[in-house]
Context: one part of a larger RNA
This record gives sequence, structure tokens and C1' cells, in this order.
RNA sequence: CCAGGGACUCCCAACGGGAAAAGAAGACCCCGUGGACCUUUACUGCAGCUUGUCGUUGGGAUAUAGUCGUGGACGUAGAGCGUAGGUGGGAGCCGUCGAUGCUUGGCCGCCAGGUCAAGUGGAGGCGAAAUUGGAACACCACCCAUCCGCAACUGUAUUUCUAACCACUUCGGUGGAACAUCGGCAGGUGGGCAGUUUGACUGGGGCGGUACCCCCCUGAAAAAAUAUCAGGGGGGCCCAAAGGUUAGCUCAAGCGGGUCAGAAAUCCGCUGUAGAGUGUAAGGGCAAAAGCUAGCCUGACUGUGUUUCCAACAGCGCGAAACGCAGACGUGAAAACGUGGCCUAACGAACCUCCUUGUCCUCAUUGGUGGGGGCAGGAGAUGACAGAAAAGGUACCCCGGGGAUAACUGAGUUGUCGCGAGCAAGAGCUCAUAUCGACCUCGCGGCUUGCUACUUCGAUGUCGGCUCUUUCCAUCCUGGGUGUGCAGCAGCACCCAAGGGUGGGGUUGUUCGCCCAUCAAAGGGGAUCGUGAGCUGGGUUUAGACCGUCGUGAGACAGGUUGGUUUUUAUCUGUUGGGAG
Repeated sequence: CCAGGGACUCCCAACGGGAAAAGAAGACCCCGUGGACCUUUACUGCAGCUUGUCGUUGGGAUAUAGUCGUGGACGUAGAGCGUAGGUGGGAGCCGUCGAUGCUUGGCCGCCAGGUCAAGUGGAGGCGAAAUUGGAACACCACCCAUCCGCAACUGUAUUUCUAACCACUUCGGUGGAACAUCGGCAGGUGGGCAGUUUGACUGGGGCGGUACCCCCCUGAAAAAAUAUCAGGGGGGCCCAAAGGUUAGCUCAAGCGGGUCAGAAAUCCGCUGUAGAGUGUAAGGGCAAAAGCUAGCCUGACUGUGUUUCCAACAGCGCGAAACGCAGACGUGAAAACGUGGCCUAACGAACCUCCUUGUCCUCAUUGGUGGGGGCAGGAGAUGACAGAAAAGGUACCCCGGGGAUAACUGAGUUGUCGCGAGCAAGAGCUCAUAUCGACCUCGCGGCUUGCUACUUCGAUGUCGGCUCUUUCCAUCCUGGGUGUGCAGCAGCACCCAAGGGUGGGGUUGUUCGCCCAUCAAAGGGGAUCGUGAGCUGGGUUUAGACCGUCGUGAGACAGGUUGGUUUUUAUCUGUUGGGAG
């Protein structure tokens, strides 16, 4: 000096590994005493429909019911001439205007008779006196029960009329008709429509459960207190005696004895600190009792306080309990005891309704009676138990939030999974260890499936395939060794070894698996279950639709089926190729 390569600074073109790339306050999931729409035998209403009644709305007839008025009839308990409704007046009343009687007929009847009409007949008939609680249907008045007739009014049913009203009309009328229509007030029906509700806890939510109000024991770490969907159990009553008091008694069990009688019935004796009993859980307590039996009772009473638990050391209602005072009582000879049950569980606001009490308060103009509202006590329930009046769907969905909370990855853990080790009972004809290896024990890995909920919900694109690269070894083949129950061939087991290789098809969306023919062999894993700003989009996982099943329904279904938009012009970095200095 020439050629090639590399480093540095920069440029061009590509690629798409990384920037958990950009895009969009996640659409899945949960939460909110958020929303919307849909459904229904959710709750509460409103239209609509329907029924009744009143008004619009009037005249008549018949039947029937009621009220009032009026006329007539009708009223046997027994005694008694006899069919005496009640009370009062009353000594007379009725009769030639036809009485007692007789005949015929109707009605009623308790079968005694009563009453009415017609005919006959021609002068009397009834009462007052004796029986009865009460005296004459002799006469008069009022009233009661039943029946019949008449009149008025009202209601109901049927029917008729025409003038309201309605429809049609040739405007003359015709048809319907007090119905219908319309209005008021009530009852029923009423997702047609509307407003809402549809709880909480929770090793995500749902399903399940109640750990949502209470009691006992353990947990609980020897004061008190103490959590979990920790473990074991209970309560939401019962009792007029199972309460109060006084008195007496002693239980369970065992042993011995005794007719039927036995392991156990009732009886006698001995031992007997509780081994029984206590209304009900458990703990604590209890023997001249707190257990068992009997007598008398109702203190399971009224009023008013203080304290404790509920609820540790802040507050807290209801409820429960303890201890007093006053009153009135019970038992006991008395002292005393008694404010329910031996103690710890057995329970409930406001509003509303009902009940009780009172020299109480109050309302309406006065007095009385009655009434309404308060005050006080009690009963009726809210168990989601300090107490809204309340069903579902949403894949058509929406909003606000959450990595306070699920479904991928990751992280932690490693029961499960995979691989290995220690010991060696046994199998292996004999022989534990060629090979296989129970029970028990100890590890490694982080690939399966779980668990946790630490990162991410102002988004880290989700299964499988294709493509492409790299890596581990616990090695499928090829290589080097050792043992053999290794003659050889072929195997079996182990040690070293990751250089290279590990393929093609069928079925299925598949990973996986099964199958076919080859092969030296057709190994197992990791890399955000490598790889969607590389592809695909078959599956899953939106909106359409069908089937089965479930649901009254809206709709739902790790049930099936068909269809269904895959964005980005590369800033930095990285890599590849080219170039300049």
C1' cells in the first nucleotide's frame, strides 16, 4: 500500500420479540338499601268490564207483601146451667120496624157448640140473687191475640200505555220506551296500565346453612374480657301445683331373710356422703335438704326505690335478677320465711284495636243520664328477634365502583399428581435386594387438580392448530459402561451422556386418547398452560333461531344444534440486510 472481517457514530430498507405497546374509567364476576325494560296466582293502586241502588223517570191494570185507618168475626186450664180475652163504667137492656122457639143452607170448631142468611111462627127473651181469684156477648167505652173484607200509602213481580229519553225519517210520522243512555254512590273482577319491593352473614357469589334473639360446657393462654360457616348440646315451654309455709322422713345400690313371687312386685334387718332425686340441656349447688310425704294457704299481691347482668374498661332500650321501704296478707308456738319454680334460657317498641280501674283530667249552652278523647295497668307481633307493609327474569341490557371479590397467567402452598430414597415382610423351586416389592418413614419437582385471594377489573386479548426459535434431563434412538435368574441372538435393571435425530396418516374443534402402516427411535417437559400489533377462528363466551328438560310466566340449562365484524400507516428498543464516515 492492497484485500477481507470486526468495533464506534449515523443513515436507508425490512421484520414484528419486548415496551406486561396503543385503542375503550372491563361488557365476565361481585358490590350499590343505583337504574331501566319484561313477567306473574309479589304488594299497593288506576282505567276497563260487571252487579246493585238513587237521579234523569211518567200514567194505568193484576197478583202479592208490609204499615196505618175502618167494618165484622174470633178467644173451652179446673170448678161452674156453659167456649168467661183484659180493664173501667153500669141497673137496667132488646122486642109487632117481629123475641124465645122450629126447618133448610153457608162458615168456623177444641165435636161441647158458636155465628150468619132465608123461611115459618106470633110475645116474650136477657141481666141483677146462689158457684168463681175475676160477672155477665144485658148495654157502653178503651185495649190485646188470631182470621176475613174495604180504603189509602209504600215495596216486589208480570203486563199495558205514551209524553220524557233513544233510533230512523219522505219531517207527515214510525219503531223502541220509562227500559236503555248518561251521572252519583257502593260490591266484585281487573299485569290492560302504573308505582315499587324482592334482607343480611358468607374463605367470590349462588345453592346449602343460621354461626341473625337467648342459655350451658370446651376453645379461653389459673383476675375480668375474648374471634372463626370452631367442637359438644339446649330454649321460644311446662306447672293452680311441679307455687308459699310448717311438720315429718331419707335416697341409689348391695347383702341376709321371707307364701304364691321368678334376675326385677310388696315385707323385715344390716351396710349405705349421695354412687339417687331435682319438670326440661349442661355446669354449679343441695341430706334432720334445695330430694320425698302430709296439713293449712295464694307472696305467682299492691305501690315505690337502689343495684347487677344484658353491654369489661364509652353510651344503650326491652328483658331478667338481687337487695330494701310502705301497705294488705299466708304459714308457724315463735324466731322467722314468703315480691313464683335450687341457680344460670323460656322473650318484644311506636301506631292501631280490645279489656280493666278511678271522689282523676277534658269536650259539647245549663242540670241529670248516657257518650267521645286522654292519663294508668293489661291482652293482641313484629323469630331478619332495638321491630319497613313486599315475588321473579334480563344473553336486549345500562350507570357508578372494586383487584376490598371470582373466572386466565403469575406468586405462595403441595393434600392430590409425577419422580426418588430408607427399612425389608413377602414373591422369585432354595435365595429379601437378577427382577418385583406390602406396611411404615423421609424427600425432590412444580407438569395435573385443588387451596389461598398477594399482583392485575381507568382491560396483561381466552382453548386448540399452523409457523418459528431456544432450553432442561427424570434419555425414546444412536454412543460408553456395570449387574443378570447374561451360553449366543434377543432382553431386563442400573450408571455416564443432551452432539444429532425423534417422521407420515384416519377420527375428533380438540389438548389428550384410540386406530393404521412404517421406523434406529417415532421421549417427556419449560419458555405469560412460548408464540393472535405473526396467521387461523373449528371450540368456548353476546345479540337470531330450533329441540329436550325445568319454570304459571318472563326466561334458564359445564345439555345438544345452526349462524355469527379478529382494529393499529411501528415512536423507542431488539433482530436481519445494505450504505456513509

This is a predicted structure of a 581-nucleotide part of an RNA (large-subunit ribosomal RNA, domain V) from Hydrothermarchaeales archaeon (SeqCode). The RNAcentral record of the full RNA draws on ENA. The organism belongs to Hydrothermarchaeales (SeqCode), within Archaea. Its Rfam family is "Archaeal large subunit ribosomal RNA". Gene Ontology terms of the family: structural constituent of ribosome and ribosome.